[in-house]
Context: one part of a larger RNA
RNA sequence: CUGGGCUUAAAGCGCACGUAGGCGGUUUACCAAGCGUCUUGUGAAAUCCCCCGGCCCAACCGGGGAACUGCUGGGCGAACUGGUAGACUUGAGGCAGGUAGGGGCGCGUGGAACUCUUGGUGGAGCGGUGGAAUGCAUAGAUAUCAAGAGGAACGCCGGAGGCGAAGGCGACGCGCUGGGCCUGUCCUGACGCUGAGGUGCGAAAGCCAGGGGAGCAAACGGGAUUAGAUACCCCGGUAGUCCUGGCCCUAAACGAUGUCAACUAGGUCGGAGUCACUCUGACGUGUUUCUGGCCGAAACAAAAGCGUUAAGUUGACCGCCUGGGGAGUACGGUCGCAAGGCUAAAACUC
Repeated sequence: CUGGGCUUAAAGCGCACGUAGGCGGUUUACCAAGCGUCUUGUGAAAUCCCCCGGCCCAACCGGGGAACUGCUGGGCGAACUGGUAGACUUGAGGCAGGUAGGGGCGCGUGGAACUCUUGGUGGAGCGGUGGAAUGCAUAGAUAUCAAGAGGAACGCCGGAGGCGAAGGCGACGCGCUGGGCCUGUCCUGACGCUGAGGUGCGAAAGCCAGGGGAGCAAACGGGAUUAGAUACCCCGGUAGUCCUGGCCCUAAACGAUGUCAACUAGGUCGGAGUCACUCUGACGUGUUUCUGGCCGAAACAAAAGCGUUAAGUUGACCGCCUGGGGAGUACGGUCGCAAGGCUAAAACUC
C1' cells in the first nucleotide's frame, strides 16, 4: 500500500450552504491525452529464471538465452474515459394554477392562574409534614368579595398529528417572510451529486452591558431526619429563568443509523393532494404522488433486530475507527472577556 469496518462491540462531523477536488444522463461528428496494438532507441555488468558446460558432486565458476513488467520517439485503431463542436429530455431548475402547516420575524390583543397593593366582611388561627418544627398571624393573617398593579406561561383542542436542515416550534389577530406538496408538461437544456478547507445556524447552562423580575429556584440561611446529613422532606431565598444588543459553541445535539441516486413482495393505520366510477352530490370504492407510523417476503445481521423511511442489492463523494487505563489529559497552536472550546500525544501500566 492492498485488504476490514462505523444502530447497540472502537467508529457518522449537531445541522446546513458552499470553494478546491472527486464523480457525473441520452445521442452524432471530429481529435487522439488516457487506452490497445506494432515498432525505434534505451533499460551497464553482476544478481534472479531457463538451457549447456568446467572443478568427482555441491556451493562456486564459464557460455548462451530469457527477463529487466520501465522510459523515449514513431505508425495504426477509436469501443470506453477525456477534449472540441452540435443535438436531446428522462436528471436538475423555471413558469402557471391550487394547497396543508405550533416554519421564521415584528406589532397588537385576550382569558385562566399566581403574587403584591388598597378597601369591605370576618375574628384565631393559617401553613406545612410520615409526624413535626422553623415560618406567617390580634399592628387582624388564612378564608372570602371588590378594585387595581405586575411578570411569566398559554389549559381543553392535542393526536403513535403537523412544520422545520438541525437546534427547535403550541392562546388569538394583523403585517412581513422562507420552505414543502399536488396538478399542467408550457420554458431552459445536464445547468447535476458530494464536498477537504471555509462560512452561517446551533437546546440548556454560562459571560458582558442595559432593562425587567410574578412564579420557580443553584448558592446561601433556618427547621427537621440521622451515628453524622455539607442530602433526600419543610420554611425562606439571591444569581438565573424573561426582554434588547453582544459573546460562548457544548449535549444521550439520538434514529446512538452522513448526503445523493437506482433497484428489490406485500398488508395495515394516520396526514396533504390528484384523477376515475356511481345521473349530480354527501358518502363510498378504486387509482396515483408526497409524507408520518406499525407488521412483515426475500435478503441482511453475533443476536437484538432491520426490512421501498433498509441495517437488503449497488454506485458517487465526504467524515470517522484500529485493545483497556493514562486521556479527550499534557505540551504547542488557535479561538474566547472569562468559563472554557477546537486540534491532540507520550512515558508508564494491564